[in-house]
RNA sequence: GUCCCGGUAGCUCAGUUGGAUAGAGCAGCGGACUUCUAAUCCGCAGGUCGUGCGUUCGAAUCGCACCCGGGAUG
Numbered sequence: 001g002u003c004c005c006g007g008u009a010g011c012u013c014a015g016u017u018g019g020a021u022a023g024a025g026c027a028g029c030g031g032a033c034u035u036c037u038a039a040u041c042c043g044c045a046g047g048u049c050g051u052g053c054g055u056u057c058g059a060a061u062c063g064c065a066c067c068c069g070g071g072a073u074g
Stems, first nucleotide, its partner, number of pairs: 001073007010026004019057001028044005050066005
């Protein structure tokens, strides 16, 4: 340099035949229970979906460029 995979909540990830409110588990906060803690149960909050531009009525999802991580190859 070229090619492939990945980037979504604090962490690990799901969601990619474009469709209406973007989710789960863990962690965090509040409550219930308990003598207390843990466990368990209920609730809450937390996201410019890597960045920009474009296509579209509509983009996490499609196109282009770039950035970051990993791998293959010369």

Notes
Transfer RNA from a Phycisphaerales bacterium, 74 nucleotides, folded computationally. Its Rfam family is "tRNA". Its family is annotated with triplet codon-amino acid adaptor activity in the Gene Ontology. The same sequence occurs in records of 3 taxa. The organism belongs to Phycisphaerales, within Bacteria.